[in-house]
RNA sequence: GCCCCGAUAGCUCAAAGGAUAGAGCAUCUGCCUUCUAAGCAGAGGGUUGCAGGUUCGAGUCCUGCUCGGGGUA
Numbered sequence: 001g002c003c004c005c006g007a008u009a010g011c012u013c014a015a016a017g018g019a020u021a022g023a024g025c026a027u028c029u030g031c032c033u034u035c036u037a038a039g040c041a042g043a044g045g046g047u048u049g050c051a052g053g054u055u056c057g058a059g060u061c062c063u064g065c066u067c068g069g070g071g072u073a
Stems, first nucleotide, its partner, number of pairs: 001072007010025004018056001027043005049065005
């Protein structure tokens, strides 16, 4: 250089072009407990890597770029 895969919450990951983008862990609050842990209930937290395009509608499809991983000479 070329080819392939990936980038979504603090972390690990879901989400077949269509419902308000969700889950687990973590954090915070409450309940429980003598206290802590565990358990139960709830809350906060996202411009879905960046810029364009297609579409009535894009996390999802297309193009370029950035970053990470793998392959190849």

Predicted 3D model of a 73-nucleotide RNA (transfer RNA) from a Fidelibacterota bacterium.
The sequence is in RNAcentral, with records from ENA and MGnify.
RNAcentral records the identical sequence in 3 taxa.
The organism belongs to Fidelibacterota, within Bacteria.
Rfam family: tRNA. By type it is a transfer RNA.
The prediction has a mean pLDDT of 81.